[in-house]
Molecule: c-di-GMP-I riboswitch aptamer
Organism: Arthrobacter sp. NamB2
Formats: sequence, C1' cells, structure tokens
RNA sequence: UCAGCGAAAGGGCAAAGCCGGUGCGAACCGGUGACGCAAAGCCACGGAACCCUCGAGGUUCGCCGGGCUACCGAA
Repeated sequence: UCAGCGAAAGGGCAAAGCCGGUGCGAACCGGUGACGCAAAGCCACGGAACCCUCGAGGUUCGCCGGGCUACCGAA
C1' cells in the first nucleotide's frame, strides 16, 4: 500500500399490528409503528414455501444458496 474481519462514530433499512389503496388471490403500494437487520441494498439464476384464471402463469430475496454493488473503519 492492497485485501479480509469488524469495535467505535455518523447514520440507514424496517417486522407484526392498525389506517387507506391495488389485485381473484398469494401479496404489493402509501401512512403509522419497531420485531429485528452489517448488506433486511439490488437480481426470480437454483431450491423451498405460498396463490390462481392451473398456463411455458404469478408471489416471497426479512426462507436458503448463488450473482452484482456498497458508507465507516480501531484492535
């Protein structure tokens, strides 16, 4: 110097519930609210679960794996 880990600091995201809206539905969007999260940022590529109008259909990345990107950096 570079890379990894990650204390501290600055912050970030936001579960369930409730209110309004969209969808046949799983679920999603906005508000509220914080269970938690160092990728709880993004991607439906593989698996898994769920929904249906059963289709070469759809939903969930805060279910698991994988891919891409990323603020701060003590020991």